The prediction has a mean pLDDT of 75. A computed fold for a 345-nucleotide RNA from a bovine gut metagenome, annotated as Bacterial RNase P class A. Rfam family: Bacterial RNase P class A. It is annotated as a ribozyme. Of the family's consensus pairs, 95% are formed in the model. The RNAcentral record of the sequence draws on MGnify.

RNA sequence: CGAGCGGUCGCUCCGGCUUCGGCCGGGGAGGAAAGUCCGGACUCCAUAGGGCGGGAUGUCCCGUGGUCAACGCGGGAAGGGCGCCGCGAUACCGGCGCCGAUGGAAAGUGCCACAGAAAACAAACCGCCUUCCGCUCCGGCGGGAGGCAAGGGUGAAAAGGCGGUGCAAGAGACCACCGGGCCCGCGCGAAAGCGGAGCCGCAUGGCAAACCCCAUCCGGAGCAAGAUCAAAUAGGGAGGUGAGGCGCUGCCCGCGCCGUUCGGUCCGCCGAUAAAUCUCCGGGUUGAUCGCGUUAGAAAAAUGAUCGCGCGUCAGCGAUGACGACAGAAUCUGGCUUAUGAACA
Repeated sequence: CGAGCGGUCGCUCCGGCUUCGGCCGGGGAGGAAAGUCCGGACUCCAUAGGGCGGGAUGUCCCGUGGUCAACGCGGGAAGGGCGCCGCGAUACCGGCGCCGAUGGAAAGUGCCACAGAAAACAAACCGCCUUCCGCUCCGGCGGGAGGCAAGGGUGAAAAGGCGGUGCAAGAGACCACCGGGCCCGCGCGAAAGCGGAGCCGCAUGGCAAACCCCAUCCGGAGCAAGAUCAAAUAGGGAGGUGAGGCGCUGCCCGCGCCGUUCGGUCCGCCGAUAAAUCUCCGGGUUGAUCGCGUUAGAAAAAUGAUCGCGCGUCAGCGAUGACGACAGAAUCUGGCUUAUGAACA
């Protein structure tokens, strides 16, 4: 930066025209639209405080951009790893260069390919030493019982390093130096940290970008959030009419269906109630609109196919052929991470 230009056919949105069949013009995926890891906007719920669960972050200081955000960039410091050199040593020290998610591996669990005897509540393959037995060409050889982590070998990593004492051979078994651990009301520093005193011979490797533990931070759910409107039937609530009501049917008759209960009475009726019916309320299924962006845009649904020329890579003497990634919006937005083709440094 995500393969250019043009033709044809098609999908979708908007505008215009229309003889309502269509026609014309314009717009139509991404750098990640992905993961949903972290911020912000917006919305609803919750909200005295705390916990469980989940997620994120992780040495110290400073500057800078950003919303004092998430996050990015830069500088310095500390501690660490790797390489080279001094220097003989995967110990230590010093110098130079490079690296980066750098709390904790002595809380617990788990893992450590291949090789190797052994990869961790410490390991006898070769080897070294002692002793017993047998054999012997007297040099040793074979077998048994034990001791040894010094040497060899394997490995990315092998149980602190080095020198000495010691020993049958060995070993922090002991000693010096280095390293390590614990610890301190010590010194230096802004801090991380460094140095020092004291104690301990000091078995306890690596991985936390494995679970996990510690510290700090985060209230929950998310546009299927949420808001507005809201018909009919059934059901719910309130009220009216009502001993009658409803339907055929606008009215009368007739027919059908449902109901025909209680109290009072001066017997004319009156009051309540049933069925039925009317009005209102409520709820909000289904639906509509908004939320919702405008030169993409909704509906979970469109954004494509093909041909020609050109480009790149590969194959081929050539003609020519094959291939050209990862992937696809759905409320908007800022980061991070992951996937991926090409070019350049």